[in-house]
Predicted 3D model of a 79-nucleotide RNA (c-di-GMP-I-GGC riboswitch aptamer) from a Deltaproteobacteria bacterium.
Rfam family: c-di-GMP-I-GGC riboswitch aptamer. Its family is annotated with cyclic-di-GMP binding in the Gene Ontology.
It was read from a public genome assembly, where an Rfam model found it.
C1' cells in the first nucleotide's frame, strides 16, 4: 500500500419531534438513534428532486446519509 476485525479511542446521524428560514426540493439549531470506516470535504459528471402557467430543452436551484471522480483524514488484527 492493499484490507476492514463480535478490537480499541475518538466522531458522524436517518426517521422522527420542537423551534426556525425558504415559494419549493431543502437548510440551520436541540432532541433521537435507523445507519455509517470516509455518513469529512468539493456539485466535476451522471441521478433524482424543486422553482420560473405547462415541458424528455433551457436557465436557476437542492441533494455528496444516490453513483462515480477529486482532496484530506483516525485507528489496526488477519490476510
Nucleotide at each position: 500500500a492493499u484490507c476492514g476485525a463480535u478490537a480499541a479511542a475518538g466522531g458522524c446521524a436517518a426517521a422522527c419531534u420542537a423551534c426556525u428560514c425558504g415559494u419549493g426540493a431543502g437548510g440551520g439549531u436541540a432532541g433521537g438513534a435507523c445507519g455509517c470506516a470516509a455518513a469529512g470535504c468539493c456539485a466535476u459528471g451522471g441521478g433524482u428532486c424543486c422553482g420560473u402557467a405547462u415541458g424528455c430543452a433551457a436557465c436557476g436551484g437542492a441533494u455528496c446519509g444516490c453513483c462515480a471522480g477529486g482532496c484530506c483524514g483516525c485507528c489496526g488484527a488477519a490476510g
The coordinates come from a structure-prediction model, not an experiment, and the mean pLDDT is 84.